[in-house]
Molecule: c-di-AMP riboswitch aptamer (ydaO/yuaA leader)
Organism: soil metagenome
């Protein structure tokens, strides 16, 4: 310096620590959707769904073999997120790469006013046309 991400930037303070802007999150009227239960529901995020093979297990029926069920690997399909170094933002196309975690605890639809909470962490670059 540059990328992901809301995650930066000022300020007082000897420090701890506090306040501020900005950016991002939750609750919460009326009007408006909306039968309730359950096998609960529900929020952050891009992190959802639907399927092949393979494995040993449990459950059930059976002459044989089937059929169900979560679980490990594994692989494909849909859709969704990232990544361009002359600055700063955007549009196709390929290429590449990710699709995790946590969290609240029987309880939240939308939602003016309002009320509250975060502001970490983790990483090192992809090649074209166009505004």
């Nucleotide at each position: 310096c540059g990328c992901c991400u809301a995650a930066u930037c000022c300020c007082c303070u000897g420090a701890a620590g506090g306040g501020g802007a900005g950016c991002g999150g939750a609750g919460g009227a009326c009007c408006c959707a909306g039968c309730g239960c359950g096998u609960g529901g529900g929020g952050u995020c891009a992190a959802u769904c639907c399927g092949g093979g393979g494995g040993g297990c449990c459950g059930u029926c059976u002459a044989g073999g089937g059929c169900g069920g979560a679980c490990c690997c594994u692989u494909g399909g849909a859709c969704g997120g990232g990544c361009u170094a002359g600055c700063u933002c955007u549009u196709u196309g390929a290429g590449c790469c990710c699709g995790a975690a946590c969290c609240c605890g029987u309880c939240a639809g939308c939602u003016a006013a309002c009320u509250u909470c975060g502001u970490c962490g983790g990483c090192g670059u992809u090649c074209a046309a166009g505004g």